[in-house]
This is a predicted structure of a 362-nucleotide part of an RNA (large-subunit ribosomal RNA, domain IV) from Corynebacterium mendelii.
Its Rfam family is "Bacterial large subunit ribosomal RNA". Its family is annotated with structural constituent of ribosome and ribosome in the Gene Ontology.
Context: one part of a larger RNA
RNA sequence: CUGUGGUUAAGGAACUCGGCAAAAUGCCCCCGUAACUUCGGGAGAAGGGGGGCCGCCGGUUGUGCACCAUUUUUACGGUGGUUGUGCGGCUGGUGGCCGCAGAAAAUAGAGGGAAGCGACUGUUUACUAAAAACACAGGUCCGUGCGAAGACGAUAAGUCGAUGUAUACGGACUGACGCCUGCCCGGUGCUGGAAGGUUAAGAGGACCUGUUAGACCCUUUGGGGUCGAAGCGGAGAAUUUAAGCCCCAGUAAACGGCGGUGGUAACUAUAACCAUCCUAAGGUAGCGAAAUUCCUUGUCGGGUAAGUUCCGACCUGCACGAAUGGCGUAACGACUUCCCUGCUGUCUCAACCACAGACCCG
Numbered sequence: 001c002u003g004u005g006g007u008u009a010a011g012g013a014a015c016u017c018g019g020c021a022a023a024a025u026g027c028c029c030c031c032g033u034a035a036c037u038u039c040g041g042g043a044g045a046a047g048g049g050g051g052g053c054c055g056c057c058g059g060u061u062g063u064g065c066a067c068c069a070u071u072u073u074u075a076c077g078g079u080g081g082u083u084g085u086g087c088g089g090c091u092g093g094u095g096g097c098c099g100c101a102g103a104a105a106a107u108a109g110a111g112g113g114a115a116g117c118g119a120c121u122g123u124u125u126a127c128u129a130a131a132a133a134c135a136c137a138g139g140u141c142c143g144u145g146c147g148a149a150g151a152c153g154a155u156a157a158g159u160c161g162a163u164g165u166a167u168a169c170g171g172a173c174u175g176a177c178g179c180c181u182g183c184c185c186g187g188u189g190c191u192g193g194a195a196g197g198u199u200a201a202g203a204g205g206a207c208c209u210g211u212u213a214g215a216c217c218c219u220u221u222g223g224g225g226u227c228g229a230a231g232c233g234g235a236g237a238a239u240u241u242a243a244g245c246c247c248c249a250g251u252a253a254a255c256g257g258c259g260g261u262g263g264u265a266a267c268u269a270u271a272a273c274c275a276u277c278c279u280a281a282g283g284u285a286g287c288g289a290a291a292u293u294c295c296u297u298g299u300c301g302g303g304u305a306a307g308u309u310c311c312g313a314c315c316u317g318c319a320c321g322a323a324u325g326g327c328g329u330a331a332c333g334a335c336u337u338c339c340c341u342g343c344u345g346u347c348u349c350a351a352c353c354a355c356a357g358a359c360c361c362g
Stems, first nucleotide, its partner, number of pairs: 001357008010348002014346001019343001027051005036041001038176001052097015067081005098102001110341007117333002122134002138174007150160003177328004182258003187255002189251005196246003202240002208234004214227005259277005286320001287317001298314005
């Protein structure tokens, strides 16, 4: 000097990002116990008192023996007893004894107030994250009528779904409970519709064309040119023809979206009101400087001597908002934040002790 354990005057969180760590609480019995609440809880709430050992006197309960009474299954039996005498359990009162201290050691809840998030028990990043993330019961929508949808199987057979049958199964979102869940179908998606437009292969085969048996013309008799049936080919218009798309509707607990400008009241300020532009429609209820607020340590109030955090309000919401759910909510949480009591070497400010090591001497 380091590690582990222990003690400490006075103060008691002044330490620190933060009471991290440590200290404190701790068992049993009795008294007593708030807001709130889904009436179950909250609750071991909180907060108090008692606890050892030795006598004495009670209550209650179990049991042995003796005695008494009774009973004819006469037997080492049964039942009862305010009887006598023992041994135990539980519990109360009273007196005394010792110590600093009696749950004497060890083991063995700190508590309270307020807010956020998530209802809850549960699950998770084996080896830096346990959470507000995931799941959840509950809610809604969509699909599926049975060889179901869906899934596995390059295909199939087959299998799961299910020895189930729409109160079932699959998929998506939300996430107990309470009060609720507004407007927009223009875009994208999905569902339905079939009149018209467009549209593939296929069908169709007009017209054109290659080849040439042959015919005709010219010719230097070598050949050249024109036309050209059948067959075999090439290219191919009109016409016909599905879904889809265009089109027409529906649908938002489908993906999603939910305005601007100017003016106006008899102080000022503000604007219930008016005008105008744009849109598919212009954000309703509720909440709001919020896990969301940039400006911002917004402003006011509370708490402190002093508070960028915290709580209650205001609303100017840069950029909340209704199952990508909104707002509340008892209980719950090794969650996050703030405050208080107790407690302490966290600190003011350090000291000492024990053990183990580093290091030095030998």